Overview: This is a predicted structure of a 109-nucleotide RNA (SAM riboswitch aptamer (S box leader)) from Mucilaginibacter sp. The organism belongs to Mucilaginibacter, within Bacteria. Its Rfam family is "SAM riboswitch aptamer (S box leader)". About the family: The SAM riboswitch is found upstream of a number of genes which code for proteins involved in methionine or cysteine biosynthesis in Gram-positive bacteria.

RNA sequence: UGCUUAUAGAGAAAGAUGGAGGGAUUAGACCCUGCGAUGUCUUAGCAACCUGUGCUUAACAAGGUGCUACAUUCUACUUGCCAGCUUUAGCCGGUAAGACAGAUAAGCG
Numbered sequence: 001u002g003c004u005u006a007u008a009g010a011g012a013a014a015g016a017u018g019g020a021g022g023g024a025u026u027a028g029a030c031c032c033u034g035c036g037a038u039g040u041c042u043u044a045g046c047a048a049c050c051u052g053u054g055c056u057u058a059a060c061a062a063g064g065u066g067c068u069a070c071a072u073u074c075u076a077c078u079u080g081c082c083a084g085c086u087u088u089a090g091c092c093g094g095u096a097a098g099a100c101a102g103a104u105a106a107g108c109g
Base pairs, nucleotide, nucleotide: 002108003107004106005105006104007103013043014042015041016040017039021032022031023030026076027075028074029073044068045067046066048065049064050063051061052060053059072101077098078097079096080095081094082093084091085090
């Protein structure tokens, strides 16, 4: 770096450093941010996956990754359902499922 599978509306903070944008890309929104963001380091915490203990009704631990603003911040693509506008063919809102994409874990090359 690529492929496969699985998961995600819960959970979880401080200090130091640094100094301007950030929330994956594109577009639109919304939010965080000099009362110091994103990032890096340290400590602490959480418990998604692996691991360990244990169990089959569960649970526990925190070793390896990971994570600790807002649902993966929301929407975008397809389909179903329900309403509205319009008046025959469209616009548009809500909701549910699926897909795409990204993230994380495990395995493989």